The RNA shown here (SAM riboswitch aptamer (S box leader)) has 112 nucleotides and comes from a bovine gut metagenome.
[in-house]
RNA sequence: CUUAUCAAGAGUGGCUGAGGGACCGGCCCUGCGACGCCACGGCAACCUGUUCACGCCCCGGUUUUCGGCGCGGGCAAGGUGCCAAUUCCGACGGGUAAACCGUAAAGAUGAG
Numbered sequence: 001c002u003u004a005u006c007a008a009g010a011g012u013g014g015c016u017g018a019g020g021g022a023c024c025g026g027c028c029c030u031g032c033g034a035c036g037c038c039a040c041g042g043c044a045a046c047c048u049g050u051u052c053a054c055g056c057c058c059c060g061g062u063u064u065u066c067g068g069c070g071c072g073g074g075c076a077a078g079g080u081g082c083c084a085a086u087u088c089c090g091a092c093g094g095g096u097a098a099a100c101c102g103u104a105a106a107g108a109u110g111a112g
Base pairs, nucleotide, nucleotide: 001112002111003110004109005108006107011040012039013038014037015036019029020028021027023090025089026088041083042082043081046079047078048077049075050074052073054072055071056070058068059067060066087106091103092102093101094100
């Protein structure tokens, strides 16, 4: 830089000790101990993997079945990621307004 996703999901303990939630602001979390680090646990299924007598398309032979490619679903061993609040809200448009809906910006994560 390109691209996909971001309303779901998932925490305990130890160390430390004052700040943290990317960002002006709001709002919130925090000495009933934040942030960070470590251990263990978990969530998820982006990539790899698996092939599960699961579904579908196509191809080959055969026409029962078999083999192969692909797609979807399943699993979760490996690589990441994540485990307060919608990405906490936040700009613009719609909506009387609140709710809510749509689109963006910025950000995060994966893959390239």
The RNAcentral record of the sequence draws on MGnify.
Of the family's consensus pairs, 90% are formed in the model.